Predicted 3D model of a 264-nucleotide RNA (Bacterial large signal recognition particle RNA) from an Actinomycetota bacterium. The gene name in the source record is ffs. Model confidence (mean pLDDT): 78 of 100. The source organism's lineage runs through Bacteria, Bacillati and Actinomycetota. The RNAcentral record of the sequence draws on ENA. Its Rfam family is "Bacterial large signal recognition particle RNA". Its family is annotated with signal recognition particle, plasma membrane targeting and SRP-dependent cotranslational protein targeting to membrane, signal sequence recognition in the Gene Ontology. About the family: The signal recognition particle (SRP) is a universally conserved ribonucleoprotein involved in the co-translational targeting of proteins to membranes. Rfam classes the family as a non-coding RNA gene.

[in-house]
């Protein structure tokens, strides 16, 4: 050095999570490198850290150690960009007031604001009129039979005179339909250039009288106080994106290591 049987060992690994802590199902990223049970409000272990069972490979392309590259996720800090929770507050609104200020508008001696008086709008109560409705009078229609009145025929009672019920017809009426003017009544009301009488009386008008010069709005400035609270600040606090930074870290690359037995 070959052969052939064997044991170590291997037949994926890795993040993040869970976990005292290690694995595993689960999810991600490598990437192809056994099978079957078990397993997340979990399943099995205990620092040599998955159990149970069964298979292949088997000392080298395939294990073990060193390096090198780096897919990939998690973290810290720092920056951008969005929401978000407290807080302060401010622009803008909404009120009161100051300046017998100022600047505009409107109004007043054909009489401003105030004042008196007497009225309205407000309530009750009572009158007359229009209106609307609705009842009644009236006129007309209106009952096969269960309304009346007269009752032909025809029916019944009688020996007979004569009597009795009674449908049709006709007359009239009830309920009810319908009809118009006027009359009576009843009800109503932001009714009417409506009347009377009691009540009440903030506000707002109308009319007379008295007074004799302002009274309104608005804009600015000062100042007080409201409710809400845009943009932006301050402090927490979450999405995401870049970005330093050091751990980890898959597949790959390199380098040396590396058992036993028998045979040739």
């Nucleotide at each position: 050095c070959c052969g052939u049987g064997c044991u170590a060992g291997g037949c994926g690994g890795g993040g993040a999570g869970c976990u005292a802590g290690c694995g595993g199902u689960g999810c991600c990223c490598u990437g192809u490198a056994c099978u079957c049970g078990c397993a997340a409000c979990c399943c099995g272990c205990u620092u040599c850290a998955g159990c149970g069972a069964g298979g292949c490979c088997g000392a080298a392309u395939c294990c073990a150690c060193g390096u090198c590259c780096g897919c990939g996720g998690a973290c810290u800090g720092c920056g951008a960009u969005c929401g978000u929770g407290c807080g302060a507050g401010a622009a803008g609104c909404c009120a009161c007031g100051c300046a017998g200020c100022g600047g505009g508008g409107g109004u007043g001696c054909u009489g401003a604001a105030g004042g008196u008086c007497a009225g309205g709008u407000c309530c009750c109560g009572u009158g007359c009129g229009a209106c609307g409705u609705c009842g009644g009078c009236u006129c007309g229609u209106g009952a096969a039979c269960c309304c009346g009145g007269u009752c032909a025929g025809g029916u019944c009672c009688g020996g007979a005179a004569g009597g009795a019920a009674g449908c049709a017809g006709c007359c009239g009426u009830a309920a009810g339909c319908g009809a118009u003017c006027a009359c009576c009544g009843g009800c109503g009301g932001g009714u009417g250039u409506u009347g009377c009488g009691g009540g009440g009386g903030u506000g707002c008008u109308u009319g007379a009288c008295c007074c004799g010069a302002g009274c309104c709005c608005u804009g600015c400035g000062c100042a007080c106080g409201g409710a809400a609270g845009g943009c932006g600040c301050g402090c927490g606090u979450g999405a995401c994106c870049g970005u330093c930074g050091g751990a980890c870290a898959a597949c790959g690359g390199c380098g040396g290591g590396u058992g036993c037995a028998c045979g040739g």